[in-house]
A computed fold for a 73-nucleotide RNA from a Candidatus Poseidoniales archaeon, annotated as transfer RNA. Rfam family: tRNA. Rfam classes the family as a transfer RNA. The sequence is in RNAcentral, with records from ENA. Model confidence (mean pLDDT): 80 of 100.
RNA sequence: GCCACUGUGGCUUAGUUGGUAGAGCGUCUGAUUCGUAAUCAGAAGGUCGGGAGUUCGAGUCUCCCCUGUGGCU
Numbered sequence: 001g002c003c004a005c006u007g008u009g010g011c012u013u014a015g016u017u018g019g020u021a022g023a024g025c026g027u028c029u030g031a032u033u034c035g036u037a038a039u040c041a042g043a044a045g046g047u048c049g050g051g052a053g054u055u056c057g058a059g060u061c062u063c064c065c066c067u068g069u070g071g072c073u
Stems, first nucleotide, its partner, number of pairs: 001072005007066001010025004019056001027043005049065005
């Protein structure tokens, strides 16, 4: 330099044919306990790597850029 893939809460990730962004762990609060852990209930935390476009509507489709991984030379 070229090709392919990847990017979604603090971490790991789901997201179907484009139609309200979900879960587990963790954190916080409460219940339970003599107390801790465990368990149970609840809450906060994302605008989906950045920008532009298409569309009534984009995490999803198109283009450019960035990050990371793998391959080729």